[in-house]
RNA sequence: GGGCGAUUAGCUCAGUUGGUAGAGCAGCGCUUUUACACAGCGAAGGUCAGAGGUUCAAGUCCUCUAUCGCCCA
Numbered sequence: 001g002g003g004c005g006a007u008u009a010g011c012u013c014a015g016u017u018g019g020u021a022g023a024g025c026a027g028c029g030c031u032u033u034u035a036c037a038c039a040g041c042g043a044a045g046g047u048c049a050g051a052g053g054u055u056c057a058a059g060u061c062c063u064c065u066a067u068c069g070c071c072c073a
Base pairs, nucleotide, nucleotide: 001072002071003070004069005068006067007066010025011024012023013022019056028042029041030040031039049065050064051063052062053061
């Protein structure tokens, strides 16, 4: 220098044909216990890496940029 892939909650990851952004774990509150743990219930937590474009509508499609990984030279 070229090619491919990844980027979504604190962490690990889903997200179907473009149509209201989710799960598990962690953290918080309540119940339970003498207490802790386990268990149950509840609530909270997101500029979907950044910018632009297409569209009535973008996590999803297109372009550029950034970071990380793999391959080729």
Predicted 3D model of a 73-nucleotide RNA (transfer RNA) from a bacterium. It matches the Rfam family "tRNA". The family's RNA type in Rfam is transfer RNA. The sequence is in RNAcentral, with records from ENA. The coordinates come from a structure-prediction model, not an experiment, and the mean pLDDT is 82.